C1' cells in the first nucleotide's frame, strides 16, 4: 500500500396538525433521493419509536459526529392595518314588524269583541219564458200528357139499347214557390233582478239568536329590526422588525467495521 467478497449502514429531510408519545399515508416547504402490500370517524410501532416482503449499494465524494452558512415554518414582544363578532351611546334608516296601546281621534248600550246560524255571490243538472234557425200548420198559387173527379166535342165497341177509353175546359190536388198574426215540434245561446234540487262555502254582502262593553290603529307613542358613526371588548389573520430554538439544501473538518490474498 493494492485487490476480490461480506457486515454495520444508507436508498431523501423537515414544518404544522393527529398522538401518552414516536413514525407513516394525508396538507405545507425544500428538493429529485429504489419497488409492492396496510394506513385519517386511521395504520404500525415503544425511548431500540412504522410494519411485511423484494431489490440496488456498501467501509466511502455516499454511513456517523461536529461547526458554518441558510430556504423555511414554530415561539414570545413591539408596530401598524382593516376583517369578524358582543355591549354600550348617538343619529339616521325603515317609511319596515307587532296577541303592544300612551295620549288624540273614529265607531259604540239604536248594541263593540265574541259564539252560533240563514241567505246571497259561486258551480251542475232539470223546468218555465224569450230570442234565433229549421221543419210542421194555415192562406194563395201551382201539372199540355206521364196525379185525382167530372168529361163538352171527337173516337172506339153494338143491329139496337146502350157501354168504353179518354183531349180541352172546369174543379182539387202533389213536388215547388209565395205570404203570414197565432199554434206545435226540433235545436242553439253572448237569451232572464225566473222557479227547482243538489254541490261548494276562502273572501264580500247581507238576516236571526245568545251575551253584555268595549273595538280599531288613522296621527302620536312603544318595543323590535335595519343603515351609518363612535367608544369599549373578544377572536382569529396579515405587514414591518426584535429575540429564541429547531432546521432542508450546500460548504469544512473529525471519525468508523470483518475475511482473504499479493
Nucleotide at each position: 500500500u493494492c485487490g476480490u467478497g461480506c457486515u454495520a449502514g444508507a436508498c431523501g429531510g423537515g414544518g404544522a396538525g393527529c398522538u401518552a408519545g414516536c413514525g407513516g399515508u394525508g396538507c405545507c416547504c425544500u428538493g429529485u433521493a429504489c419497488c409492492c402490500g396496510u394506513a385519517a370517524c386511521c395504520c404500525g410501532c415503544u425511548a431500540u419509536a412504522a410494519c411485511g416482503g423484494g431489490g440496488u449499494u456498501g467501509a466511502a465524494c455516499u454511513c456517523c459526529c461536529u461547526c458554518u452558512c441558510u430556504c423555511g415554518g414554530c415561539g414570545c414582544g413591539g408596530u401598524g392595518a382593516g376583517c369578524u363578532g358582543g355591549u354600550u351611546g348617538u343619529g339616521u334608516a325603515c317609511a319596515g314588524a307587532c296577541g303592544c296601546g300612551u295620549g288624540c281621534u273614529g265607531c259604540g248600550u239604536u248594541g263593540a269583541u265574541g259564539g252560533u246560524u240563514g241567505g246571497g255571490u259561486c258551480c251542475u243538472g232539470c223546468g218555465c219564458g224569450g230570442c234565433g234557425c229549421a221543419g210542421g200548420c194555415c192562406u194563395g198559387u201551382g201539372a199540355a200528357c206521364c196525379c185525382c173527379g167530372u168529361c163538352a166535342g171527337g173516337u172506339c165497341c153494338g143491329g139496337g139499347a146502350g157501354g168504353a177509353a179518354g183531349c180541352a175546359g172546369c174543379g182539387g190536388u202533389a213536388a215547388g214557390c209565395a205570404g203570414a198574426c197565432c199554434c206545435c215540434u226540433g235545436u242553439g245561446g253572448g237569451u232572464g233582478a225566473c222557479g227547482u234540487a243538489g254541490g261548494g262555502g276562502c273572501g264580500c254582502c247581507u238576516g236571526g239568536c245568545c251575551a253584555g262593553a268595549g273595538c280599531a290603529a288613522g296621527c302620536u307613542g312603544g318595543u323590535c329590526a335595519c343603515c351609518a358613526c363612535a367608544a369599549c371588548u373578544a377572536g382569529a389573520u396579515g405587514u414591518c422588525u426584535g429575540c429564541g430554538a429547531c432546521a432542508a439544501c450546500a460548504g469544512a473538518g473529525g471519525g468508523u467495521g470483518c475475511a482473504c490474498g499479493a